[in-house]
Formats: sequence, C1' cells, structure tokens
RNA sequence: GGGGUAUUAGCUCAGUUGGUAGAGCGUUUGGUUCGCAAUCAAAAGGUCGAGGGUUCGACUCCCUUAUGCUCCA
Repeated sequence: GGGGUAUUAGCUCAGUUGGUAGAGCGUUUGGUUCGCAAUCAAAAGGUCGAGGGUUCGACUCCCUUAUGCUCCA
C1' cells in the first nucleotide's frame, strides 16, 4: 500500500430480502423475608463509531472516514 471482518444500552451480543431498536447480565424501585441471599414484577438506560448520498422511509443500500482484528504484498 491492497483485501476481508467487527463497531448497536454500563458489559456480552441479537436484529438481513429497507417500515416505530431488542435479549441476557448489571443498575434502580417494589413484593415475598426479622434481615441477607434467592426469586418474582416493573422502570431507567441508545444521536445503531463519524460525515454525506439514495429513498416517502435507512442499524440495514451506496460513498468517504476513524479504531481494533486478520490475510496478502
């Protein structure tokens, strides 16, 4: 220098023929308990790495770009 791949909630990750963004764990609140643990219920938490483009509509398609991993040279 060229190719591939990953980037989504605090953490680990889903989400594909474009149509309102989710799970587990964690956090907070409440119930059960004398209390803790455990368990049950609920809630909060996201500019979908960044910037543009296409579209009525983009996490998803196209372009550029940042970082990590990897292959080739």